[in-house]
Molecule: transfer RNA
Organism: Patescibacteria group bacterium
RNA sequence: GCAUCGGUAGCUCAGCUGGUAGAGCAGUAGACUCUUAAUCUAUUGGUCGCGGGUUCGAGUCCCGCCCGGUGCACCA
Numbered sequence: 001g002c003a004u005c006g007g008u009a010g011c012u013c014a015g016c017u018g019g020u021a022g023a024g025c026a027g028u029a030g031a032c033u034c035u036u037a038a039u040c041u042a043u044u045g046g047u048c049g050c051g052g053g054u055u056c057g058a059g060u061c062c063c064g065c066c067c068g069g070u071g072c073a074c075c076a
Base pairs, nucleotide, nucleotide: 001072002071003070004069005068006067007066010025011024012023013022019056027043028042029041030040031039049065050064051063052062053061
């Protein structure tokens, strides 16, 4: 450089044919307990990598860029 896969909550990841974003863990509060842990209940948290475009509407489609994985190529 080319091809391909990925980037969504603090972490690991879902998200269908475009219809306005979720789970588990973690965090916070409460219950229980002599206390802690465990368990149970409730609950907070998102410019969906960045910038544009299409559309009534974009995490999802299109274009450019950035970052990471894999394969190939190049490099004296």